Model confidence (mean pLDDT): 81 of 100.
This is a predicted structure of a 342-nucleotide part of an RNA (small-subunit ribosomal RNA, central domain) from Adansonia grandidieri.

[in-house]
Context: one part of a larger RNA
RNA sequence: UUGGGCGUAAAGCAUCUGUAGAUGGCUUUUUAAGUUUGCCAUCAAAUCCCAUGGCUUAACCCUGGACAGGUGGUGGAAGCUUGAGUAUUGUAGGGGCAGAGGGAAUUUUUUGUGGAGCGAUAAAAUGCGUAGAGAUCGGAAAGAACACCAAUGGUGAAAGCACUCUGCUAGGCUGACACUGACACUAAGAGAUGAAAGCUAAGGCAGUGAAUAGGAUUAGAUACCCCAAUAGUCUUAGCCAUAAACAAUGGAUACUAGGCACUGUGCGUAUCGACCCAUGCAGUGCUAUAGCUAACGCUUUAAGUAUCCCAUCUGGGGAGUACAUUCGUAAGAAUAAAACUC
Numbered sequence: 001u002u003g004g005g006c007g008u009a010a011a012g013c014a015u016c017u018g019u020a021g022a023u024g025g026c027u028u029u030u031u032a033a034g035u036u037u038g039c040c041a042u043c044a045a046a047u048c049c050c051a052u053g054g055c056u057u058a059a060c061c062c063u064g065g066a067c068a069g070g071u072g073g074u075g076g077a078a079g080c081u082u083g084a085g086u087a088u089u090g091u092a093g094g095g096g097c098a099g100a101g102g103g104a105a106u107u108u109u110u111u112g113u114g115g116a117g118c119g120a121u122a123a124a125a126u127g128c129g130u131a132g133a134g135a136u137c138g139g140a141a142a143g144a145a146c147a148c149c150a151a152u153g154g155u156g157a158a159a160g161c162a163c164u165c166u167g168c169u170a171g172g173c174u175g176a177c178a179c180u181g182a183c184a185c186u187a188a189g190a191g192a193u194g195a196a197a198g199c200u201a202a203g204g205c206a207g208u209g210a211a212u213a214g215g216a217u218u219a220g221a222u223a224c225c226c227c228a229a230u231a232g233u234c235u236u237a238g239c240c241a242u243a244a245a246c247a248a249u250g251g252a253u254a255c256u257a258g259g260c261a262c263u264g265u266g267c268g269u270a271u272c273g274a275c276c277c278a279u280g281c282a283g284u285g286c287u288a289u290a291g292c293u294a295a296c297g298c299u300u301u302a303a304g305u306a307u308c309c310c311a312u313c314u315g316g317g318g319a320g321u322a323c324a325u326u327c328g329u330a331a332g333a334a335u336a337a338a339a340c341u342c
Stems, first nucleotide, its partner, number of pairs: 004313002007296002012310001014193004021186001023184001025080005039073005049065003053061002083183001084180003088175001090173002095169007102146001106142005112136002117128002154161002198239006207233002212228001214226002250309006258287009268277001291298002315342003324335004
């Protein structure tokens, strides 16, 4: 390169934006960019090829001419509205950021009451307690998280997001149909976001809790269980860039039986109004035909039928390792082999 793949066998980047590039709606006309073609420029000279000519001939030399091929250029114009977008009418939501407020619980502290145990466990012990614990009634403080509602539910690109209220702000969906008129799709490189843990600096520290110490268990017990407890967990600013970052399923468009349920919204019917019933769009689930699949299973939210673009795979181990480079304070991350062996 050809061919075949990528849910679970190797293989979809964690997610998005977007440059180059690739691909691209409908109608008419011109054209000749692509394609077998037409034109222009260029691809030095010599050499090669062709045709004259000059050395007696030849080699050699002079003059003229190419074919083929490569590269670049030569072409767009006018319109349409279904794709896409803008404006507009409504509307749902834990979407984001900031500020303010709230109650329950926990712990600590303080004043009473009270007087011997409490706590823990399979059972105990370490631990706390007559210097008054635990229990109980009031007062105060602190930090973190927000029961019920809550759902197979909502929302966000993903990570994620939930006490209540306010302000600022982003996106979605729907309905009329006003405007622009292909403005689109994908996306190498690039950029942005990116759980938890970890790192730097400054705060904070109720509960929990790696490390650590003690008590048990055990043959041992560097564990599981218990009593403590540091970093961390929380906030602000900055790094890190990884997860079974999973639906183990890249994005876009079109087509292909049904049935049931939920969310948002519209229309019709019905009604005092709502429910009900029928139906459209956008989503979330269950079930299932054709089809696909090695099977499991998937099935209008495809893993079906097709097209376009990107990423990626090529026996197991060695190895996601070594070396090197880039990034990082570091921890490490990214890119990424070979010998050898089966």

Its Rfam family is "Bacterial small subunit ribosomal RNA".